The part of an RNA shown here (small-subunit ribosomal RNA, 3' major domain) has 474 nucleotides and comes from Pseudovibrio sp. Ad37.
The sequence was found in a public genome assembly.
The coordinates come from a structure-prediction model, not an experiment, and the mean pLDDT is 82.
It matches the Rfam family "Bacterial small subunit ribosomal RNA".

Context: one part of a larger RNA
């Protein structure tokens, strides 16, 4: 020089305190650990693995197992020979594949041929989700959107190195001012970019409806004012006023304003750190397998289950259950697709079918809200299991989807130590959409409803970032 201290001082951060609401107890989902298995493929491991890699495991996926099969090979060049393809019937088998039987009509042409496509035959050589992530590129987590990392030339030290980056204010910020043996510059930081929020304007169809007809209906006439949509451009700059500060950077109050002092919210991760994670997205070196550690198929496994932890959804009730009632959103999908309406069927759903490649049509029904009842109990709470009848997908729902009827109706009466999130349209609660996808969601990852308490403060727990000390550490 750094690291490190149960060393100091300054500061920050839902760190902690004040507050709200979980987890930890119960049932049930869903990863993990373990055990079992023929196989329950395989990687993730404090935070920074555990609803992760999985944005969908019945075939398939699929890499795991048993069996049954191939060996120039499912896949790619490349020689040679032979067909015309390709396909379609039948048998035989679990299929993959074998046998048989049928087809002849690919494309171009200078009629030599040439290209596809199939068969055999041949090596060269395919193929390997075998193995190293500690051989490695990419690309990702974390410290951390923390405020920090360096360099040039001077200059100081015999050197390592130091100055600069320290000091005094300040700030979300190495952000600005002052000062100074430093004076510059780089990568961060801010801004530049996208979204919401207010206005103006330009345009009004599929949107909108103030006046004027008209209609069950913005329906159609008409018109773009509004709301709206989706392009342009103004607006916020401590710019203005007081105050305080060193006359500075700044800090406090105020005014106007749709915003005010970084307006809210993405994007955007600096030198480096954990030999951090991925050889199973993908690329690659090095080893290894080469009738098998390749390939192909049928079943089966990844879904097992004495038991443990993790994330979660449902409750345990009255701010509530059940019954009616009906009113208001917003992102987003839609053609092998959404599917109005009318009918059947308690229902899940089926049968007809009109629009709609969609500001046009349609998913669409928003729930929370409101009126009645129930009256305190293992209950009209709660819904596992468990029987049965059905319904959808799909060759196919035993192993192993999902829903729906009706029957049963378990634990559970607010959860020990302990521990998490969250400062405002934020927590809570409350529905709805997408993606992957035949189907399957209580995960994801959106997108609106209603809408809180609490913040004295920095002693203490944790993390950190700047300055000194002290070491037997490097």
């Nucleotide at each position: 020089u750094g690291a490190c201290g149960g060393g100091g001082g300054c500061c920050c951060g839902c760190a902690c305190a004040a507050g709200c609401g979980g987890u930890g107890g119960a049932g049930c989902a869903u990863g993990u650990g373990g055990u079992u298995u023929a196989a329950u493929u395989c990687g993730a491991a404090g935070c920074a693995a555990c609803g992760c890699g999985c944005a969908g495991a019945a075939c398939c996926u699929u890499a795991c197992c048993a069996g049954c099969c191939c060996u120039u090979g499912a896949c790619a060049u490349u020689u040679g020979a032979c067909g015309c393809u390709a396909g379609a019937u039948c048998g035989g088998g679990a299929g993959a594949c074998c046998g048989a039987u049928u087809g002849u009509u690919c494309c171009u042409u200078u009629c030599g041929g040439g290209g596809a496509c199939g068969u055999c035959a041949g090596g060269a050589c395919a193929g390997g989700u075998g193995c190293u992530g500690c051989a490695u590129g990419g690309c990702u987590g974390u410290c951390g959107u923390c405020a920090g990392c360096u360099c040039g030339u001077g200059u100081c030290g015999u050197g390592a190195g130091a100055u600069g980056u320290u000091g005094g204010g300040u700030u979300a910020a190495g952000u600005c001012c002052c000062g100074c043996a430093a004076c510059g510059a780089g990568c961060g930081c801010a801004a530049c970019c996208c979204u919401c929020g207010c206005c103006c304007u330009u345009a009004g169809u599929u949107g909108c409806c103030a006046g004027c007809a008209u209609u069950u209906a913005g329906u159609u006439g008409g018109g773009c004012a509004c709301u709206c949509u989706a392009g342009g451009g103004g607006g916020a700059c401590u710019g203005c006023c007081g105050g305080u500060g060193a006359u500075a950077a700044g800090c406090c109050g105020g005014a106007g304003g749709a915003a005010g002092g970084u307006g809210g919210g993405g994007a955007u991760g600096a030198c480096g750190u954990c030999a951090a994670g991925u050889c199973c997205u993908c690329a690659u070196g090095g080893c290894c397998c080469u009738u098998a550690c390749g390939g192909g198929c049928u079943g089966g496994g990844c879904u097992a289950c004495a038991c443990a932890c993790g994330u979660g959804c449902u409750a345990c009730a009255a701010u509530g259950g059940c019954g009616g009632u009906g009113a208001c959103a917003g992102u987003g999908g839609g053609c092998a697709g959404c599917g109005a309406c009318c009918u059947c069927g308690c229902g899940a759903g089926g049968g007809g079918u009109a629009g709609c490649u969609a500001a046009u049509c349609u998913c669409u029904a928003a729930a929370a809200g409101c009126c009645g009842u129930c009256u305190c109990a293992g209950u009209u709470c709660g819904g596992a299991u468990u029987g049965u009848u059905c319904u959808c997908u799909g060759c196919a729902a035993c192993u192993c989807g999902a829903g729906a009827g009706c029957a049963u109706g378990a634990a559970g009466u607010u959860g020990g130590a302990a521990u998490c999130g969250c400062u405002a349209g934020u927590a809570a609660u409350c529905g709805c959409g997408u993606a992957a996808c035949a189907g399957c969601a209580u995960g994801a990852c959106g997108c609106g409803g209603u809408g809180a308490a609490u913040a004295c403060g920095u002693u203490c727990c944790c993390g950190g970032g700047c300055c000194u000390u002290g070491u037997a550490c490097a």